A computed fold for a 100-nucleotide RNA from Salsuginibacillus halophilus, annotated as SAM riboswitch aptamer (S box leader). Lineage of the source: Bacteria > Bacillati > Bacilli > Bacillaceae > Salsuginibacillus. Its mean pLDDT, the model's own confidence on a scale to 100, is 84.
[in-house]
RNA sequence: UUCUUAUCAAGAGAGAUGGAGGGAUCGGCCCGAUGAAAUCUCAGCAACCAGCUGCAUAGCAGUCAGGUGCUAAUUCCCCCGGUGAGCCGGAAGAUAAGAA
Numbered sequence: 001u002u003c004u005u006a007u008c009a010a011g012a013g014a015g016a017u018g019g020a021g022g023g024a025u026c027g028g029c030c031c032g033a034u035g036a037a038a039u040c041u042c043a044g045c046a047a048c049c050a051g052c053u054g055c056a057u058a059g060c061a062g063u064c065a066g067g068u069g070c071u072a073a074u075u076c077c078c079c080c081g082g083u084g085a086g087c088c089g090g091a092a093g094a095u096a097a098g099a100a
Base pairs, nucleotide, nucleotide: 001100002099003098004097005096006095007094008093013042014041015040016039017038021031022030023029027077028076043071044070045069048067049066051063052062053061054060055059075092079090080089081088082087
């Protein structure tokens, strides 16, 4: 990087350095000198994987922060199909686990 599967309406921020961008992509709409990105420190959220316990096992439940992830706005909205609309399905994206 690609493929497969699962999830995406909940949850959780302070400080230091830094200096103008950021919210994936076009557009919108937002955030930002009352300090963006990025890096570091500390804190927090979460049960995908691992561990542990139980049930009596292709699994389920509980527990746990070891491996990842995350801590503005529904994945901010917007795209395609169905629908009067809400909504449903899909695409794209993100994260995890497995495979090449």